About this RNA
Predicted 3D model of a 103-nucleotide RNA (SAM riboswitch aptamer (S box leader)) from Algoriphagus sp. The sequence was found by an Rfam model in a public genome assembly. Its mean pLDDT, the model's own confidence on a scale to 100, is 84.
RNA sequence: GAUUUAUAAAGAAGAGGUGAGAGAAUAGGCUCUGAGACCCUCUGGCAACCAUCCGCUGCGGUGGAAAGGUGCCAAAUCCUACCCCAAUCGGGAACUAUAAAUU
Numbered sequence: 001g002a003u004u005u006a007u008a009a010a011g012a013a014g015a016g017g018u019g020a021g022a023g024a025a026u027a028g029g030c031u032c033u034g035a036g037a038c039c040c041u042c043u044g045g046c047a048a049c050c051a052u053c054c055g056c057u058g059c060g061g062u063g064g065a066a067a068g069g070u071g072c073c074a075a076a077u078c079c080u081a082c083c084c085c086a087a088u089c090g091g092g093a094a095c096u097a098u099a100a101a102u103u
């Protein structure tokens, strides 16, 4: 990198560095940003996919803990785009992201 499965309206910020754009890509919208965003480092935290531990179990699972491996810590994956729909609501798909397994 590819494939499969699952999840994605919840949750979680301080300091230091840097200095101009950032929010995946294209377009539109909207938002964040020199009162310093984005990004990087450290510390802290959230969550509970994997591992581990403790219960329950109808043995399929399920509740809790969580210091290990990841992930994450503006806004619904920020929103829309394709399909269904009277519809901007709602539902679905795709894309994307993450995890686990396989390759």
Base pairs, nucleotide, nucleotide: 001103002102003101004100005099006098007097008096013043014042015041016040017039021032022031023030026081027080028079029078044073045072046071049069050068052065053064054063055062056061082092083091084090